[in-house]
RNA sequence: GCCGUCGUAGCUCAGUGGUAGAGAACCCCCUUGGUAAGGGGGAGGCCGGGGGUUCGAGCCCCCCCGACGGCACCA
Numbered sequence: 001g002c003c004g005u006c007g008u009a010g011c012u013c014a015g016u017g018g019u020a021g022a023g024a025a026c027c028c029c030c031u032u033g034g035u036a037a038g039g040g041g042g043a044g045g046c047c048g049g050g051g052g053u054u055c056g057a058g059c060c061c062c063c064c065c066g067a068c069g070g071c072a073c074c075a
Stems, first nucleotide, its partner, number of pairs: 001071007011023003018055001026042005048064005
């Protein structure tokens, strides 16, 4: 330098055009003599940044940033 994959909640990941979800963690309640486990409820992200297409974009297109992998270059 080129190619590919990925970037969504503090964490691990779903969501492949129509108002963003799950698990674990966290908070409250129930249960217990108490703890853990279990059950119920709750809070938490505008989806790496910018632009475009569309009535509508996390999803499609372009540029940039970052992570990982492959190839190439450099003696």
Transfer RNA from Gemmobacter caeni, 75 nucleotides, folded computationally. NCBI's taxonomy places the organism under Bacteria, Pseudomonadati, Rhodobacterales, Paracoccaceae, Gemmobacter. Model confidence (mean pLDDT): 82 of 100.